A computed fold for a 109-nucleotide RNA from Ciceribacter lividus, annotated as Guanidine-I riboswitch aptamer. Its Rfam family is "Guanidine-I riboswitch aptamer". Rfam 15.1 lists 1,509 matches to the family in 1,281 species. About the family: This family represents a conserved RNA structure found upstream of the ykkC and yxkD genes in Bacillus subtilis and related genes in other bacteria. NCBI's taxonomy places the organism under Bacteria, Pseudomonadota, Hyphomicrobiales, Rhizobiaceae, Ciceribacter.
Parts: sequence; C1' cells; structure tokens
RNA sequence: AGAGUUGGCCGCUAGGGUUCCGGUGCUUGUAUUGGCACGGCUGGUCCGAGAGCAGCCACCGGCAGGGAACAGCCUGUCGGGUGCACGGCGGGACAAAAGCCCGGGAGAC
Repeated sequence: AGAGUUGGCCGCUAGGGUUCCGGUGCUUGUAUUGGCACGGCUGGUCCGAGAGCAGCCACCGGCAGGGAACAGCCUGUCGGGUGCACGGCGGGACAAAAGCCCGGGAGAC
C1' cells in the first nucleotide's frame, strides 16, 4: 500500500415525520354528509438503527455419549455476542422525515 473476512433471520426500542385514522380550529349544515388548515397535536397506522435490546439459527470452546475408529462425523448439555467500532457536510426514497439508504462512506484516532 492492496485484498478478503468480521454471519443470517425475526421482533422490539431510541428516534422520525404526517399518507391514512384520530384530535384541534374554522367552515357547510334543518338533518345527513362534507370542505380547508394545523405535527410547535399526547396518540393509532406507517418508517426505523454497522457502531441499541431480545429471541432463534449458524459459528467457537468445555463435558458426556454413539460410531471399528485418536481425528473427521452425529446427538445431548453447559458456556461464549462471536476482535474493535469516534464519525460530519451534503444528497436520496416513500406522503414526509429520521440514528433508514449513500455509509463500518469522507474524515479522525
């Protein structure tokens, strides 16, 4: 200096806005039913983490058993988040925004 690996799935949360629901205000109006605006409206639907949480699988290790057989293999059980992880500006999508995507990027150490 370069390349590869640093796991997968599912759900939740931090957070996010405003398509729909609801709410609020104004308005239509005998009634029914509508219309407009507001997310600096707690909320429901919705979006949602590489560096957040939990579960399952996979993987690693210990122990035990099976197998002719030390190993490879299979079963069970226990343990292990499983190297580390500070991070703009700007842009993108959906209705819109965001810790989403660009991005473990640029950059810093």
The RNAcentral record of the sequence draws on Rfam.